[in-house]
RNA sequence: GUGCCCGUAGCUCAGGGGAUAGAGCACUGGCCUCCGGAGCCAGGAGCACAGGUUCGAUUCCUGUCGGGCACA
Numbered sequence: 001g002u003g004c005c006c007g008u009a010g011c012u013c014a015g016g017g018g019a020u021a022g023a024g025c026a027c028u029g030g031c032c033u034c035c036g037g038a039g040c041c042a043g044g045a046g047c048a049c050a051g052g053u054u055c056g057a058u059u060c061c062u063g064u065c066g067g068g069c070a071c072a
Stems, first nucleotide, its partner, number of pairs: 001071007010025004018055001027043005048064005
């Protein structure tokens, strides 16, 4: 340099045009408890960036950035 794959919550991952964007773990608060790290309840937190298509984009297209693999 070329090709392919990936980028969604603090971490690991779902979701592939319209739903309030979800799960597990983690975190915070409350309850319980002699204490809490166990148990129960509640809560906060996110679509890499820019442009395009569309009535509508996390999703489709293009470019950029970052990561991985292969080839040179």

Description:
Transfer RNA from a Bacillota bacterium, 72 nucleotides, folded computationally. Lineage of the source: Bacteria > Bacillati > Bacillota. Rfam family: tRNA. Rfam's curators write: Transfer RNA (tRNA) molecules are approximately 80 nucleotides in length.